A computed fold for a 104-nucleotide RNA from an Anaerolineales bacterium, annotated as SAM riboswitch aptamer (S box leader).
It was read from a public genome assembly, where an Rfam model found it.
The prediction has a mean pLDDT of 88.

RNA sequence: CACUUAUCCAGAGAGGCGAAGGGAUCCGGCCCUGUGAAGCCUCGGCAACCGCGUGAAAGCGCAUGGUGCCAACUCCGGCAGAAGAAAUUUCUGGAAGAUGAGAG
Numbered sequence: 001c002a003c004u005u006a007u008c009c010a011g012a013g014a015g016g017c018g019a020a021g022g023g024a025u026c027c028g029g030c031c032c033u034g035u036g037a038a039g040c041c042u043c044g045g046c047a048a049c050c051g052c053g054u055g056a057a058a059g060c061g062c063a064u065g066g067u068g069c070c071a072a073c074u075c076c077g078g079c080a081g082a083a084g085a086a087a088u089u090u091c092u093g094g095a096a097g098a099u100g101a102g103a104g
Stems, first nucleotide, its partner, number of pairs: 001104001003102006013043005021032003026078004044070003049066002051062004074096001079093005
């Protein structure tokens, strides 16, 4: 990097360095941010995919290890369909993306 598959309405922040952006991308919105963004480091935490225990299985339990994550539903919409008098409304699916596991 592309492929298969599962999940994505829950949960979890302090300090230091840093210095203006950030919320994946493009567009539209809406937010966060000098009461200090991104990034990096330390410590802490959440979760339970892999893992471990148990079990026939479903499931349940654990958190030493491998990942991941710690504003807002994946922040919301974009495409298709349905509901609706209509909407900047609601719902379903998709696309795209993220993460794990697997196989290239």